[in-house]
RNA sequence: AGAGUUUGAUCCUGGCUCAGGAUGAACGCUAGCUACAGGCUUAACACAUGCAAGUCGAGGGGCAGCAUGGAGUCAGCUUGCUGACUCUGAUGGCGACCGGCGCACGGGUGAGUAACGCGUAUCCAACCUUCCCUAUAGUAGGGGAUAGCCCGGCGAAAGUCGGAUUAAUACCCUAUGUUUUCCGAUGCAGGCAUCUAAAAGGGAACAAAGGCUUGCCGCUAUAGGAUGGGGAUGCGUCUGAUUAGCUUGAUGGCGGGGUAACGGCCCACCACGGCAUCGAUCAGUAGGGGUUCUGAGAGGAAGGUCCCCCACACUGGAACUGAGACACGGUCCAGACUCCUACGGGAGGCAGCAGUGAGGAAUAUUGGUCAAUGGGCGAGAGCCUGAACCAGCCAAGUAGCGUGAGGGAAGACGGCCCUACGGGUUGUAAACCUCUUUUGUUCGGGAAUAAAGGGGGGCACGCGUGCCCCUUUGCAUGUACCGUUCGAAUAAGCAUCGGCUAAUUCCGUGCCAGCAGCCGCGGUAAUACGGAAGAUGCGAGCGUUAUCCGGAUUUAUUGGGUUUAAAGGGAGCGUAGGCGGGAGGCUAAGUCAGCGGUUAAAGUGCGGGGCUCAACUCCGUGUUGCCGUUGAUACUGGUUUCCUUGAGUGCGCACAAGGUGGAUGGAAUUCGUGGUGUAGCGGUGAAAUGCUUAGAUAUCACGAAGAACUCCGAUUGCGAAGGCAGUCCACUGGGGCGCAACUGACGCUGAGGCUCGAAAGUGCGGGUAUCAAACGGGAUUAGAUACCCUGGUAGUCCGCACAGUAAACGAUGAAUGCUCGCGGUCGGCGACAGACUGUCGGCCGCCAAGCGAAAGCGUUAAGCAUUCCACCUGGGGAGUACGCCGGCAACGGUGAAACUCAAAGGAAUUGACGGGGGCCCGCACAAGCGGAGGAACAUGUGGUUUAAUUCGAUGAUACGCGAGGAACCUUACCCGGGCUUGAACUGCUGAGGACCGGCCAAGAGAUUGGCUUUCCCUUCGGGGUCUCAGUGGAGGUGCUGCAUGGUUGUCGUCAGCUCGUGCCGUGAGGUGUCGGCUUAAGUGCCAUAACGAGCGCAACCCUUGUCCGCAGUUGCCAUCAGGUUAUGCUGGGCACUCUGCGGAGACUGCCAUCGCAAGAUGUGAGGAAGGUGGGGAUGACGUCAAAUCAGCACGGCCCUUACGUCCGGGGCUACACACGUGUUACAAUGGGGGGUACAGAAGGCAGCUUGCCGGCGACGGUUGGCGAAUCCCCAAACCCCCUCUCAGUUCGGACUGGAGUCUGCAACCCGACUCCACGAAGCUGGAUUCGCUAGUAAUCGCGCAUCAGCCAUGGCGCGGUGAAUACGUUCCCGGGCCUUGCACACACCGCCCGUCA
Repeated sequence: AGAGUUUGAUCCUGGCUCAGGAUGAACGCUAGCUACAGGCUUAACACAUGCAAGUCGAGGGGCAGCAUGGAGUCAGCUUGCUGACUCUGAUGGCGACCGGCGCACGGGUGAGUAACGCGUAUCCAACCUUCCCUAUAGUAGGGGAUAGCCCGGCGAAAGUCGGAUUAAUACCCUAUGUUUUCCGAUGCAGGCAUCUAAAAGGGAACAAAGGCUUGCCGCUAUAGGAUGGGGAUGCGUCUGAUUAGCUUGAUGGCGGGGUAACGGCCCACCACGGCAUCGAUCAGUAGGGGUUCUGAGAGGAAGGUCCCCCACACUGGAACUGAGACACGGUCCAGACUCCUACGGGAGGCAGCAGUGAGGAAUAUUGGUCAAUGGGCGAGAGCCUGAACCAGCCAAGUAGCGUGAGGGAAGACGGCCCUACGGGUUGUAAACCUCUUUUGUUCGGGAAUAAAGGGGGGCACGCGUGCCCCUUUGCAUGUACCGUUCGAAUAAGCAUCGGCUAAUUCCGUGCCAGCAGCCGCGGUAAUACGGAAGAUGCGAGCGUUAUCCGGAUUUAUUGGGUUUAAAGGGAGCGUAGGCGGGAGGCUAAGUCAGCGGUUAAAGUGCGGGGCUCAACUCCGUGUUGCCGUUGAUACUGGUUUCCUUGAGUGCGCACAAGGUGGAUGGAAUUCGUGGUGUAGCGGUGAAAUGCUUAGAUAUCACGAAGAACUCCGAUUGCGAAGGCAGUCCACUGGGGCGCAACUGACGCUGAGGCUCGAAAGUGCGGGUAUCAAACGGGAUUAGAUACCCUGGUAGUCCGCACAGUAAACGAUGAAUGCUCGCGGUCGGCGACAGACUGUCGGCCGCCAAGCGAAAGCGUUAAGCAUUCCACCUGGGGAGUACGCCGGCAACGGUGAAACUCAAAGGAAUUGACGGGGGCCCGCACAAGCGGAGGAACAUGUGGUUUAAUUCGAUGAUACGCGAGGAACCUUACCCGGGCUUGAACUGCUGAGGACCGGCCAAGAGAUUGGCUUUCCCUUCGGGGUCUCAGUGGAGGUGCUGCAUGGUUGUCGUCAGCUCGUGCCGUGAGGUGUCGGCUUAAGUGCCAUAACGAGCGCAACCCUUGUCCGCAGUUGCCAUCAGGUUAUGCUGGGCACUCUGCGGAGACUGCCAUCGCAAGAUGUGAGGAAGGUGGGGAUGACGUCAAAUCAGCACGGCCCUUACGUCCGGGGCUACACACGUGUUACAAUGGGGGGUACAGAAGGCAGCUUGCCGGCGACGGUUGGCGAAUCCCCAAACCCCCUCUCAGUUCGGACUGGAGUCUGCAACCCGACUCCACGAAGCUGGAUUCGCUAGUAAUCGCGCAUCAGCCAUGGCGCGGUGAAUACGUUCCCGGGCCUUGCACACACCGCCCGUCA
C1' cells in the first nucleotide's frame, strides 16, 4: 500500500466482497510448564444455608453464665489437701439492659435518568460541617423520671400490657456568660448604585458531665483552620419534524411561610408573560467521565475490569433519628411474592462474599487469614472487618520457556505420485553414534514481605519526646529460589492448498453427494466435492461464528459530486440568515503572542529503575481544552468621517410576435336558401360502412356562424419561466445605446413565505364552424377493446373560479471578476450617405489554452476563482404504503420499511444484426433452353416390420452418399454348432520329427477318426523349420469425432485476413486497409501520418488452340519404283498429317477518342488467338465442439471359455406408406424396315478376340493375331429409300407365362442376358422447384474402374451434331466495401415484456 467482481474487450461511475487490528466472548479440534491480568454482556428473575458492623465496664445500674477469693455444709480421708453443693458482686470479667460513638464509610448493581445528571470553568457578600488541629473562656447549684431486675396479666408465636423499685457522661430547671445571635443609634472602610460593615458603647436571648490506676481522657460556648458536603451559572453532552407549537405555579413582581442557605421551593395578591425552526414540546434509546479499540490524522465505535461522580437497594410512597440519610444488611404505610401458624396473627428482602434454581451460546470455591494495607469502637491491650491480602477452578487474554542439539546416505524399508525406466519425492527425515538437562523426577537447603507494630525493663528529661536492652507478631508457605539424582527421558497440533492468497498431485464421485467470504466449482479425465500423499501458514494453540474500527475519499472539515452515470427547485419577488467596493480615525469581540491557574490518580507517549528476560510494576516528565492577566492590531467584526468605480435616479435616442382591454379585415371551412346539372360521390394498399333520383358530389349567387390568421417568416425578435404572430387604437412592463447632472454601498444570494405557471382536467355561465378522447359502424387480423376509413359527445373558444403538474430541457441554479482568436447576424453609437473599421449589448457557428470517463464544453464554459441557495449517496421494492398538509374531485406535496439481487448504469470500441442508407458482384433475379414435381421402373433414405433386416451420413454442406460391384465370401447383424495361447503375429521353456498333402468314413460344416507319404543345414556342440504342451504378450468394426492426430465438406476461387516500425487515443482500439477513379481481384493509379511487409489475388504448373526446329517406328505417303479386285501391301522417303521433345507467340505492344494516371472504349489494324484466349490443378486468417474412433493412427473407459474366433444357414434384397436422385416414355423434329458415312479416348494373356462353321438369338465350336501407335474395337444420331397417319396406336414398354444361354461349388430366398407370347400405367404433369451464358445447354453414341458373374439406368472419361437469350439490377437468394442505429456479443434462430400453468 491494495485486490476480486458489471463487458467480447475498454475507460468511468457505483455498490458488494476480501486481506489488517481488536474483544469480559462463544463453538469445533487439540493441549506440557510459569508469571501477570480477567471471569453472568442474558432474568434490577426468585433465593435454601453460613458469614458480610460493631465496640466501649476508664459513663451506669447490675450479675444470667465463666473463672478467682471468702464463708458454710457434705463426701473421700495420709488433719491438711482434693471434690461436690449452698451463700457472698468481694475480684477478673460480662449475656441482656440504660448511655456514648459508629452504623450516611467500606462492598454491590446500572433499573431509572437526555437532567446542572455528568465533564469543564467560574461564583456563593446566599450556606452547613461529627470526629481532627489552633486559640480564648468556662465546667456552679439543684430536681424529677425511666430501662434493666422483681411481681402479675394476655398470646401458639412474634411480642405486648399493668404494678412496684433504681442509676448515669440519659433527661429537666436555675445561676454566670468573654464571645455569639437579634434589635436600635453611630458609621472607619469595601468593588461603595442597591448593599455589606470594623472598633467602642446600650438592650434582649442561650451553656456544661463526669470517669479512673491523679495526670490523663472527657464536657460547654465562641472564633479560625482542615476535611467533607449543599447551591447557582457559562459552555459541551444520542436519534426522530411522518413530533410544530408548548406552558397556568406556567413567566415576573410585592409581601409572607419554609430551609443550613438562595429560589414559585410553598402560599395570598397583582401583571400577562415565558419557551420555540439557533428545534420548544413529544416519542425512542441511554447512567456520565477519566479512558478503551481502530485510524496517518481528522474522525468513527465503545464505556467490561481499575479510578471519579451520579442513581438505585423486592415495587411505590413517607417521614423519624442524626453533624450527615429521606438510610442495601433502620422505622412506618400500601402492593406483589415466599415462608410460619393453634387461622386469631406474624416473619422476610443476596444489585454484600460464597452458594442454589431459572434464563442462556456463555462466565468460577457454600476456601484461608486479619500477617500486611485500610476502616469502626476503645486510654490501651484488644475486638470486629467476605473491605483487603492470599489460595482454588477456567487456554478466557498478554508475555516467557520447552517438546532436544550435533553428526549420520546403503540417499534403507515402506507410502505416494511422476518418469526419458536410469531415477525423482517423503528425506538427514528414521535407524545408528556422540552431547546437553530447561522442563520432569529423587533427595536436601530455604527466604524477603516485619527497617513496621505490641509488651516489659532501663537511661536522659519539668512534661512532651528520644535512645538502649530483652521479648513477641507470617495466612500465603516449607512456596519462590538454590543445590543434587536419573535420563531424550514426560510434552504437537490446527487450518489451508481455483483466483483474491503462501502452498498440487493421484484415486473415488458424475449438476449426485457436496463446497462456497466474493467471483464461482460439480453433467466421466474436478489443482474448487470426499479420501490419500505431499506442500504452505501459524504454533500450545489453530480455525469458525458474532460485534467494532479500518481498507471506504462509500456522508468527503481535512477530503466527493449534480449536461449524458444518482443528483439544479418549472420560474420570479422577497423575510430571516449567510456573504459583501475604496480611504482614514477610534475600539479590541474574533485573531495572535507572553505569563499565571487548572486539566485528580491510573492509563497512553518519552527517559530511567526493579522482578533471571518479557508481560507486569515503580520513579521522573510532556501534549490538547477552559479560565484569568498583560500586550499586538495586518485581517474579520463594532463605531465614526469621507469617496465613486458596484447599485440606483435623471435627460436624450432608437427597438421588439412583451402584457392587458377594445375595435376591425379578407381567405378558407361547415351550414342554410335559390339556380345550373345528373348518377354517382366519398374513401382506401384494396375495400366497405357513409351520402345520393325525396337530386348528392360538382358548379354559381346570396346569407349565417364560430375558430384560426396564408405570404412576409429567417440560423429573426421579445419575455423571469410558461409562452408570444392578421391590422389599428388606448393603457402598461422591459431591456439596449449615448451623456455624466444627482444619491453615495443603497449590494449579491435567499430556508420558510408570496406570486406566476403549457396541455389535459374540475365548477358555474355562455358559445360551438372545424377538429376530436369516450362511443357506434366498416375494414385489417389467428384475435384487433389498435394502427386505416365513416360518423361522433365531452373538450377545443370566451368570462369568472380552482388545480399546480410536464423530456416545465440548454436534461446545464443565481450573481461577480479573470482567461487566445476567427466568422455570420440583430439593436444602437462614432454629424449625414457609401465603403471600411472601432465600440457597447443580444443570438448563432468554428477553434487555442484549460477542463472532462469520454462524447464534448470552450468569454452565453462543463475553464480559473469567490458568495449564497437547492439536490445526490448501488439496482429493484417505490415516488409505492402509512401518517400529515392542500384540493369540489381528479389528484398534488412530503415520503419510508420488510424483502430481494451482485449488480443496475454512463461514454466510447470491435463485431454481428436491421422489413436503415449508398456503391458493387454472382445463372441471384430477369430474358431464354431443357428438366424435376404426375406415370412405370431402377436406386438411396425415412418409417414400419423382423430372430436379424449390421453400422455411419440428416437444412444449405445427408438421401445412385462411405459402397469404384452384398447369391457363399465380403459381413461388422441374427439363429444354431464348435474352440479358449485362441483365426493371424511374437518372446521364452519343454517334448517330438514331422507339418503340409492324398484317399476312405462320420457330420450341415467347422471338425473328428483311420490309412498312406514324409524334414533341411551342420564345424556334430547345435542351428533353422514345423507340430504339440505350458507361460508372457493376444484379440475386439465394443464406447467416447464433445479427449485427439490425419483427412474432408461448406462459406468460397469470395477478396479478403494480418504483421513490423511510426503516428493518434487514458484505454479497448484506430491509422495503414479510408477517399476519388479503375479492376475479375486489397488489380492498379492518384490522394494521404503513414512507410513497408506477409498469407491470399495474379503469375509460375498441366492441357487445348497457331507456327517453327529436332527426331522419324508400329505412324504417314507428296515424289520415285513394284504389286493387288482393292488396301502404305512392298522397296523407298520423312515433304505433309501425326507422335514425342524443345522453342516462338499476346504485352492494351500499335492506331484513334476519353482520362492527371491507372485504365476504358472501337462491327480499329495486324494476328491462329485480344484484352485472364478456353479448361484444369491450386482453397488465405478463420466459421460450423460440421463429418469420420467403421479406412488408418491414438488417450481414456469396457469385454477376456467372450463384446475374441471358426463354421452352416439366414439377413443386409422385407413393404399399408413418405421423400430424394435417376432411367424409359407419353410419340410424326417420331416409330419400324432397308441402305449408307464420319470419331476420340481407353483397355487387353485365368485377357481382348479376327476369320470360318452352327444357332432366330444370347451363345457355342474351331482357326489365327496381339503382352500391342503393329492384333482386337461394329460408333450412333446424321443422310437416302419404303412404311405407319394421330389411335392408348406399328407410341410405350412394366408385369407375367414359356423356352433358353452364360458365369459360378451353388442362381430357391437373391444374377445378368436371349427368343416367343402377354402388352399395365402413361396423351407432357398442381402448388412449387432445378441446371445452364458457347463448342455451353440440349441431343447421340463409345470407353474405363470395381468385377467369376452382375442387379450400372450409377460414377469417371471420350468424342459426334449443335442452339436460344441476357433490356437491365426494382425485387428474391448469397456475398464484398463504406456509413448509420442498437438495451444484441451463445451475437436477430439474439434480447426481452405481459398473461396463464
The RNA shown here (small-subunit ribosomal RNA) has 1397 nucleotides and comes from an uncultured bacterium. The RNAcentral record of the sequence draws on Greengenes. The prediction has a mean pLDDT of 83. It matches the Rfam family "Bacterial small subunit ribosomal RNA".